The RNA shown here (transfer RNA) has 72 nucleotides and comes from Candidatus Wolfebacteria bacterium GW2011_GWE2_44_13.
Lineage of the source: Bacteria > Bacteria candidate phyla > Candidatus Wolfeibacteriota.
Its mean pLDDT, the model's own confidence on a scale to 100, is 80.
Rfam family: tRNA. Rfam links the family to the GO term triplet codon-amino acid adaptor activity.
RNA sequence: GUCCUCAUCGUUCAACGGAUAGGACACAAGGUUCCGAACUUUGUAAUGGAGGUUCGAUUCCUCCUGAGGGCA
Numbered sequence: 001g002u003c004c005u006c007a008u009c010g011u012u013c014a015a016c017g018g019a020u021a022g023g024a025c026a027c028a029a030g031g032u033u034c035c036g037a038a039c040u041u042u043g044u045a046a047u048g049g050a051g052g053u054u055c056g057a058u059u060c061c062u063c064c065u066g067a068g069g070g071c072a
Base pairs, nucleotide, nucleotide: 001071002070003069004068005067006066007065010025011024012023013022018055027043028042029041030040031039048064049063050062051061052060
């Protein structure tokens, strides 16, 4: 230089172009307990950035950023 893959809650993983973006762990609050732990209920919290296509984009297209890999 060129090509490919990836980027989603604090972490890890889901999501045919159509739902309130879901689960587990973690965290917070309540229940339980003499107090904790465990258990249980509820809650907080995310689509890397900018455009485009579409009635509708996490999903498709382009560019950028970052990470990983192949070739030279």